This is a predicted structure of a 1511-nucleotide RNA (small-subunit ribosomal RNA) from a Candidatus Moraniibacteriota bacterium. The coordinates come from a structure-prediction model, not an experiment, and the mean pLDDT is 82. Its Rfam family is "Bacterial small subunit ribosomal RNA". Gene Ontology terms of the family: ribosome and structural constituent of ribosome. Lineage of the source: Bacteria > Bacteria candidate phyla > Candidatus Moraniibacteriota. It was read from a public genome assembly.
RNA sequence: AUAUUGAGAGUUUGAUCCUGGCUCAGGAUGAACGCUGGCGGUGUGGAUAAGGCAUGCAAGUCGAAAGGGUUUAGACCCUUGGCAAACGGGCUAGUAACACGUGGGAAUCUACCCUAAAGUCGUGAAUAACUAUUUGAAAAGAUAGAUAAUACACGAUAUGCUCUCCGGAGUAAAGAUUUACCUGCCUACCGGCAGGCAGGUCGCUUUAGGAAGAGCCCGCGUCCUAUCAGCUUGUUGGUAAGGUAAAGGCUUACCAAGGCAAUGACGGGUAGGGGGUGUGAGAGCAUGGCCCCCAGCAUUGGCACUGAGACACUGGCCAAACUCCUACGGGAGGCUGCAGUCGAGAAUAUUCCACAAUGGACGAAAGUCUGAUGGAGCGACACCGCGUGCGAGAUGAAGGCCUUAGGGUCGUAAAUCGCUUUUAUUAGGGAUCAAUGUACUGAGCGUACCUAAUGAAUAAGAGGUUACUAACUCUGUGCCAGCAGUAGCGGUAAUACAGAGACCUCAAGCGUUAUCCGGAUUUAUUGGGCGUAAAGCGUAUGUAGGCGGGUGUGUUAGUCGUGGGUCAAAUUUCAGAGCUCAACUCUGGAGCUGCUUGCGAAACGGCACAUCUAGAGAAAGUGAGAGAUGACUGGAACUCAUGGUGUAGUAGUGAAAUGCGUUGAUAUCAUGGGGAACACCAAAGGCGAAGGCAGGUCAUUGGCACUUUUCUGACGCUGAGAUACGAAAGCGUGGGUAGCGAAUGGGAUUAGAUACCCCAGUAGUCCACGCCGUAAACGAUGCAUAUUCAGCAUGUGGAGUAUCGACCCUCUGCGUGUUUUAGCUAACGCGUUAAAUAUGCCGCCUGGGAAGUACGAGCGCAAGCUUAAAACUCAAAGGAAUAGACGGGGAUCCGCACAAGUGGUGGAGCAUGUGGUUUAAUUCGACAAUAAGCGAGGAACCUCACCAGGACUGGAAACUUAGCUGCACGCUCUGGAAACAGAGAAGCCUUCGAGGGUGCUAAGCAGGUGCUGCAUGGUCGUCGUCAGCUCGUGCCGUAAGGUGUUCCCUUAAGUGGGGAAACGAGCGCAACCCUUGUCGUGUGUUAUAUGUGUCACACGAGACUGCCCAGACUUUAGUCUGUGAACAUUUUGUUCGUAGCUUAAAGUCUGGGAGGAAGGAGAGGAUGACGUCAGAUCAGCAUGGCCCUUGACGUCCUGGGCGACACACGUGCUACAAUGGCUAGGAUAAAGGGUUGCCAAACCGCGAGGUGGAGCCAAUCCCAAAAACCUAGUCUCAGUUCGGAUUGGAGUCUGCAACUCGACUCCAUGAAGUCGGAAUCACUAGUAAUCGUGAAUCAGAAUGUCACGGUGAAUACGUUCUCGGAUCUUGUACUCACCGCCCGUCAUACCAAGAGAGCUGGUAACACCCAAAGCUCCUGCAUAAAACCAGGAACAACGGUGGGAUCGGUAAUAAGGGUAAAGUCGUAACAAGGCAUCCGUAGCGGAAGCUGUGGAUGGAUCACCUCCUUU
Repeated sequence: AUAUUGAGAGUUUGAUCCUGGCUCAGGAUGAACGCUGGCGGUGUGGAUAAGGCAUGCAAGUCGAAAGGGUUUAGACCCUUGGCAAACGGGCUAGUAACACGUGGGAAUCUACCCUAAAGUCGUGAAUAACUAUUUGAAAAGAUAGAUAAUACACGAUAUGCUCUCCGGAGUAAAGAUUUACCUGCCUACCGGCAGGCAGGUCGCUUUAGGAAGAGCCCGCGUCCUAUCAGCUUGUUGGUAAGGUAAAGGCUUACCAAGGCAAUGACGGGUAGGGGGUGUGAGAGCAUGGCCCCCAGCAUUGGCACUGAGACACUGGCCAAACUCCUACGGGAGGCUGCAGUCGAGAAUAUUCCACAAUGGACGAAAGUCUGAUGGAGCGACACCGCGUGCGAGAUGAAGGCCUUAGGGUCGUAAAUCGCUUUUAUUAGGGAUCAAUGUACUGAGCGUACCUAAUGAAUAAGAGGUUACUAACUCUGUGCCAGCAGUAGCGGUAAUACAGAGACCUCAAGCGUUAUCCGGAUUUAUUGGGCGUAAAGCGUAUGUAGGCGGGUGUGUUAGUCGUGGGUCAAAUUUCAGAGCUCAACUCUGGAGCUGCUUGCGAAACGGCACAUCUAGAGAAAGUGAGAGAUGACUGGAACUCAUGGUGUAGUAGUGAAAUGCGUUGAUAUCAUGGGGAACACCAAAGGCGAAGGCAGGUCAUUGGCACUUUUCUGACGCUGAGAUACGAAAGCGUGGGUAGCGAAUGGGAUUAGAUACCCCAGUAGUCCACGCCGUAAACGAUGCAUAUUCAGCAUGUGGAGUAUCGACCCUCUGCGUGUUUUAGCUAACGCGUUAAAUAUGCCGCCUGGGAAGUACGAGCGCAAGCUUAAAACUCAAAGGAAUAGACGGGGAUCCGCACAAGUGGUGGAGCAUGUGGUUUAAUUCGACAAUAAGCGAGGAACCUCACCAGGACUGGAAACUUAGCUGCACGCUCUGGAAACAGAGAAGCCUUCGAGGGUGCUAAGCAGGUGCUGCAUGGUCGUCGUCAGCUCGUGCCGUAAGGUGUUCCCUUAAGUGGGGAAACGAGCGCAACCCUUGUCGUGUGUUAUAUGUGUCACACGAGACUGCCCAGACUUUAGUCUGUGAACAUUUUGUUCGUAGCUUAAAGUCUGGGAGGAAGGAGAGGAUGACGUCAGAUCAGCAUGGCCCUUGACGUCCUGGGCGACACACGUGCUACAAUGGCUAGGAUAAAGGGUUGCCAAACCGCGAGGUGGAGCCAAUCCCAAAAACCUAGUCUCAGUUCGGAUUGGAGUCUGCAACUCGACUCCAUGAAGUCGGAAUCACUAGUAAUCGUGAAUCAGAAUGUCACGGUGAAUACGUUCUCGGAUCUUGUACUCACCGCCCGUCAUACCAAGAGAGCUGGUAACACCCAAAGCUCCUGCAUAAAACCAGGAACAACGGUGGGAUCGGUAAUAAGGGUAAAGUCGUAACAAGGCAUCCGUAGCGGAAGCUGUGGAUGGAUCACCUCCUUU
């Protein structure tokens, strides 16, 4: 300068924020695979085995440098010679290096090309082809002979060049051709041949320069690894020599002992480098295919020759492996050139055309050669472009799919009509590419392109549709089959599987897989972190390094500015142009962020010098202190020994036991010994770098603070490596051992108890010396410096006012704490002692597990420590906070929850329900509380669902439509258990159109107590009549959420009051409703003898926060007293605050009283918030879905069953007796029911009952007698005059029918039972207890249920405990919510990695042995000198031997790890997890683990101290 420029989502949780990983959406590829596939253009295509290769081609050319051969001729061939073959083409094995990139440098060379200067003279000896002989299968040779040259050699010359002692010495060459002229020869005379001179052309030689190319040297850049830390002997340098085109240890000899390395040497692994390419906002990250530049390689290893150039892809020699030929003696070969083939692989093309163009080699040229190149072919491999039609067309066709059955949708889509022809096919025409001096010359190609004709004709798929992510329904399946990138989906209503339809996206492609970048700020330079998420070394001293106070001067490798050079082209980008557009290509500009160099600037930084004092240090004077080391010493306690006194226990625990004790303990007194630790002071206190340090005294010694300002003058900060110190445990040697106390022994506890508790007790704990080197070594917070509001406390200095001096007070340092502002933080929290704001330096982190482990290394006597991975596996692991739930956490409160009482159950017999068992069936449901006298408020048939048997089939009952019908229902007879079947007789109504009813047929269909209450509605139970559950707005918090609803007082109550960031509201509470208690008024049938109003009904009143007294508390006001602050001060006063007393007022609550029928909710009922339990019910009803429908899971009938009976449980009744039983007499209710009914009187029967029939549709009549009770009598404590089961006999009633299987009556019989173990239930007043009465259901059948009244108690101190509930708080690893979560061994299966006696392979070196080819050297022969030849030496590839190093493979076995599934054993952790947990260490144990010792709080609860806030 130009141009551009940053997107997130899913997944941890009940929910939230954060940390953090995993996954996805984008782009890309030399790709591959699946499904599909019309055309064209431009590109691109062996990435694996640098594995092996058949065949053809890929490097020749020159007769104008020569010789020869063959041929009728054109011409061709062989050889010598020249040039080329070192280019072009391929590949990336090796290489971590001056290989590459970039920028420089000096000691060099260069054939062909260009420029310049000079020259190109003379002579000679050979040799190939060839000829002859000859060996060999071949390849290939051998011997003899002849010959030419631009081949080779010698001589001359030397412009130059080289060397030099400056005298000099040395040093080259090649000719060929053409034109003109001259001479000679041969001519048939056109001409040919030979020679000479001159000119031209092409050469040749020497020198100088250029261009271009090549060699060499240097700075900088260039992957991973330290579990590679030391490497190096030609190594580093010098001298001399050799060698090279050239500098140089490049090589050799000698001398010296150097050189490299933490800025990573050496080693190991991987890899061609760059321009560029992909991605990205960029910084970066990844990559190096096609094209271009460079390097390296050519089957593997070594070597040289030729040459200008090679140690040479299609040259040579040797060795090795492999392949081929062979006459077995020997030979030949090298596709990582173009095609092609085999192999391996997921995978990569034609054995094509042409030199027409571009370029290359040779040639004077014509030309020849060219798998370079130009083209074509194959592949959707990529990019780009085009097409598969356009318009009209509603009956919204048919068909598919869905459906609420109405319709919707595919859908103007199709059909149908009209139009067009890109593409396709056919036919006709037909290029550019072709330059240069004319002509000739096109592989591609009859191609591109143009024109015409035909005809919608030739042309659409793939993936997806739960969220991310655009797009939804049906059917099938039923945790199966399957899907899946992640979360996840599938267990009978799957938008997630499979199919179908519809829809979405892209489109000749679409998906999948692999890889790279992005998203990922998830390695953070831009651009992260480390209190609790991963992360601060245990602490200090200090080396290297990094960073560094004020002023001045000078300088300038950093820095800044401005020029020069370079940064190849292509690529990128901008503008323009050419192919119809685009891809593609071309032209021009920019860019390529870099390196180098000249000049300039001097702020910052560096360096040098000078100077300063604020940092740092020193000096002087004081001060505090458990700072350290050594020595000495003290008292209390403990224990042991001895002696005395004394007698039976002691010790220990939740309770015990082991233990000790009559051989005298414990207790007590005295004396003596011993070791360890230091009460009070003592504190949030002090000191130290940390670990740590505590009786006292002394000695030695380190650090720190303050004051003064005296001195030095930046001397500083940090600190990788390094060094020192470093609790406890542990180790070694030697001591010591009172107490305590791992291990161990014993006793308990326990299912067990390798533990917790108890009795003993060894190491150890102590000392000296030496190791170890780790801790929750923690403030889980590195060190240093600076800045930034305050209050209070405390340790220790200094100063000030004041004082005689102190104390107190104030100010100011340095420490130690606490509360808090701003700020920070995910939050918790931190907050001048920062986790705030900044700077410097160090250390550390990058998902969880595997694992602080394995291997390696270092250290250690050992234990072990330090350093430190991977495979594999998971989609999380985690931090903080929130709401719940829970706790063998806490606080407060309530409840017949306990307690205080009363009565029961549990024992007996019976009734009833359930389980179990049995059975043909014993139908089904209900199972802690919340099943069990429950559904069922009433099973002989019916009910009925179960069983056996007999029957029916559009059905026993219902609806609609259509058709037919003088037909139903009922009656009689026969068969039968009945249902039913058969036979017979009789036989409807009517305004006569037909309708109604009935039956039959047909089509829709019925029916199901069959399944699913985990598909549902409705209803119900329970927590619980518990007091809770929420909302709107506001406020607080990032958010989940909180506040309100917490707190204080109070209540039965979230009831009310006060206060308060809340103010209000809703559902619940209460009230409204019903019954009852008192009164008034009205009405009055059936009550009453009447009056009446005891009675019934209706309406109303009444109770409330009202009245009086007392007490407690709160608020307000006032007086007084004490006290504090501020102000004004002369005493002292004023104002404000605070504590107490008292008075007054108000409020709340408690107690009492009056009045009153009733007193503090008067009593009872109905009424059940949000929700919980997938609670109960498909069998009450309704209902989705599924299932059965002709020997039915439907329907009818008969009989049976639901009633069984060894046993277990629940709920009841009756009892066990004298508060009683029996007999006789007597008194007093309420509430109900009654016409298919209740049934009176009277009579009969012992009685159940019968006869009877009055009355009553009910305040009239009936059921109906109430009973307990009272009075009188009797019984006299017993298995009874208690108790009534069981059984025999006789009956009554209901009913079609009492056998299975009813109730009741009478006579007879007379069982268990004498008050009930552990345990357990109900009840707080008209209640419990006790007594009877009625009703529903019902033909009959209550000890059940529901209701009614009669009689009518006791007790409650109280909230410690049990249970349940409520509120607040606390901990949590729980949220399916403690019936939770979760740890380890063992057993089974699988997986990966490590160890392992060994076995085996690769790699790179080292030492020694052997030594090919080859260069160099030596000797000999030879030569003019050489070469050749013969012999030898050094170097030396391959090979051999050896001991090591390193990296793999494999292995019996043993150990640990991970995963799986409903295994086994325990219960370690999470709550105080039932012994608080965890860290280090040591011992022990099936296992989690336990115990000792030191440490941490990341421990709950309670108490105390201190501090803070409020009052």